[in-house]
Annotation: A computed fold for a 540-nucleotide part of an RNA from a metagenome, annotated as large-subunit ribosomal RNA, domain I. Its Rfam family is "Bacterial large subunit ribosomal RNA". The RNAcentral record of the full RNA draws on SILVA.

Context: one part of a larger RNA
RNA sequence: AGCACAGGGCGAAUGCCUUGGCACCAGGAGCCGAUGAAAGACGUGACAAGCUGCGAUAAGCUGCGGUAAGGAGCAAAUAUCCUGUGACCCGCAGAUUUCUGAAUGGGGCAACCCGGCUACACAAGUAGUCACUGUAUGGUAAAUACAUAGCCAUGCAGAGGGAACCCGGGGAACUGAAACAUCUAAGUACCCGGAGGAAGAGAAAACAACAUGUGAUUCCCUGAGUAGCGGCGAGCGGAAGGGGAAGAGCCUAAACCGGAGUGCGUGCACUCUGGGGUAUGGACUGUCAUCACGUAUCAGGAUUGUUAGCAGAACGGUUUUGGGAAAGCCGGCCAUAGAGAGUGAAAGCCUCGUAAGCGAAAACAUGAGAGAGCAGACAGUAUCCGGAGUACCACGGGACACGAGAAACCCUGUGGGAAGGCGGGAGGACCACCUCCCAAGGCUAAAUACUACCUGGUGACCGAUAGAGAAUAGUACCGUGAGGGAAAGGUGAAAAGGACCCCGGGAGGGGAGUGAAAGAGAACCUGAAACCCUGUGUUU
Numbered sequence: 001a002g003c004a005c006a007g008g009g010c011g012a013a014u015g016c017c018u019u020g021g022c023a024c025c026a027g028g029a030g031c032c033g034a035u036g037a038a039a040g041a042c043g044u045g046a047c048a049a050g051c052u053g054c055g056a057u058a059a060g061c062u063g064c065g066g067u068a069a070g071g072a073g074c075a076a077a078u079a080u081c082c083u084g085u086g087a088c089c090c091g092c093a094g095a096u097u098u099c100u101g102a103a104u105g106g107g108g109c110a111a112c113c114c115g116g117c118u119a120c121a122c123a124a125g126u127a128g129u130c131a132c133u134g135u136a137u138g139g140u141a142a143a144u145a146c147a148u149a150g151c152c153a154u155g156c157a158g159a160g161g162g163a164a165c166c167c168g169g170g171g172a173a174c175u176g177a178a179a180c181a182u183c184u185a186a187g188u189a190c191c192c193g194g195a196g197g198a199a200g201a202g203a204a205a206a207c208a209a210c211a212u213g214u215g216a217u218u219c220c221c222u223g224a225g226u227a228g229c230g231g232c233g234a235g236c237g238g239a240a241g242g243g244g245a246a247g248a249g250c251c252u253a254a255a256c257c258g259g260a261g262u263g264c265g266u267g268c269a270c271u272c273u274g275g276g277g278u279a280u281g282g283a284c285u286g287u288c289a290u291c292a293c294g295u296a297u298c299a300g301g302a303u304u305g306u307u308a309g310c311a312g313a314a315c316g317g318u319u320u321u322g323g324g325a326a327a328g329c330c331g332g333c334c335a336u337a338g339a340g341a342g343u344g345a346a347a348g349c350c351u352c353g354u355a356a357g358c359g360a361a362a363a364c365a366u367g368a369g370a371g372a373g374c375a376g377a378c379a380g381u382a383u384c385c386g387g388a389g390u391a392c393c394a395c396g397g398g399a400c401a402c403g404a405g406a407a408a409c410c411c412u413g414u415g416g417g418a419a420g421g422c423g424g425g426a427g428g429a430c431c432a433c434c435u436c437c438c439a440a441g442g443c444u445a446a447a448u449a450c451u452a453c454c455u456g457g458u459g460a461c462c463g464a465u466a467g468a469g470a471a472u473a474g475u476a477c478c479g480u481g482a483g484g485g486a487a488a489g490g491u492g493a494a495a496a497g498g499a500c501c502c503c504g505g506g507a508g509g510g511g512a513g514u515g516a517a518a519g520a521g522a523a524c525c526u527g528a529a530a531c532c533c534u535g536u537g538u539u540u
Stems, first nucleotide, its partner, number of pairs: 001539009015525001016490002020462002022459007029451002031161002039100003042055003046078001050074002061094006070082003105114003115130006132158009165196001166194005176183001180231001206214002218245005228236002249443003252387001256275009281385003284380005294374001297372001304365004309358002315331004320327001332349002334338001340352003392416007402428001423438005477484002497524001500511004
């Protein structure tokens, strides 16, 4: 030194465990902010580094309600206190709430610096106020006469943040086409703007097609990978119709009738406003009638729910085992409760719960029933009205499943530019006939999408190299910065965490003691292998 066996060390795998995650379901909630948010800085405790809470009233102050005998957070110990005159804890409502931050008196290298004015005060100081933009009203008022711009005051609003969902404005490339340019990826990613609890869409200038047709929109299934589009390549890809979810329809402009005002060229025009009126058209004329349906706006508020809680059945024995009984054995009981968790092991009846019930001073949500407001019918059809730089056309684009195509329909950058109900649009070029509809104003719940947040629940999801990056951490650390980004769980039932003695400077160890176990001793459950060592045997 090799090998074998045995015993150790180091090491952390494995097993078991779970405080943490993952995915989903149901319900709730769906915004917060100049009444100063989100996010922070700095403070704040008897002692206080971190976390949590809170804000100079600072682990807290007040009221109301619940519960309760203990309490002063995580977090031990000491000290000092609080508490049946009800503390602590839980819920509701309030007070306080430094500084930064849209940050808004001015400045600034965020958490800092420097002010003006008003009130009170001798003063120190305390309280308040002072940004900008839009808009409305009023005032004032230049060049410049009237005027206007501007300026000032007052009221109201806005500003910033937020996970996804939504609408709009911009808008790639990798990639695929086995190369690549049309095409695809894709109107995706990404950027910007805007809103809501949903958004958007929405009450036919719609579909349809020989039918007595349908009757706003949205979403799902189907139609259908069909019809089509397509270097007819790669690929892209409908609609009607059918079946479901939901269901809701309305308001204006104008004609016409009044009222008020403005302008000037003094009889016209325009503006504002009340009525009227809205596509089985209306105005207008005539006749008749006089309150039905219910509701999205306003007021009011029955009920129910949410935010603390209450109460909740039924078991004993055992000289069986064991450290320990919930196990075994013996004999019972409850069950609208045998879901589950805990308790020294494996408990329906020990604890917490579970089933079925009950409960609110206060706040919030819900919105039953009732009410205000809100409709005319018929006939006539002479006259009037029925949304213009619009429809439409040309050119250039875009969007439609549809790549210019026979290319309708929709949007519009440039140019042209109607009709006016005896009118106009559509039915995939276009024309005729026929049918359907009435653009160029607006609003509209539900069915649909999503989940940062709250509550409850579920899992042929993970179990510490897994599961989130995180058993907590966006921490430590790295980077000028944008940004990147870890590792790290387990004594025991209970600290009973080893008094005391011995060796040692200590670390550590040997006894003693605790414990079921210390070969569970904090480098602490189990404790594999690599690797290191000791002993014995053996080989050279």